RNA sequence: GUGGCAAUGGCGUAACCUGGUAGCGUAGAGGCUUGUGGAGCCUUUGGUCCGAGUUCAAAUCUCGGUUGCCACA
Repeated sequence: GUGGCAAUGGCGUAACCUGGUAGCGUAGAGGCUUGUGGAGCCUUUGGUCCGAGUUCAAAUCUCGGUUGCCACA
């Protein structure tokens, strides 16, 4: 330099192909339960890498950028 893949709460991971309320686990907070703790149960907090475009509507499609990984040179 060329090509491919990835980026989603504090952490991990779905949803993307096929546009329509961002789900789950864990963690944090509060509560129930318990002699205490743990386990269990209930409620709750918090997220789409950045910019632009298309669209009634974008995590998803298009373009550009950043970062990381792989292959080739």
Predicted 3D model of a 73-nucleotide RNA (transfer RNA) from an archaeon. The RNAcentral record of the sequence draws on ENA. Rfam family: tRNA.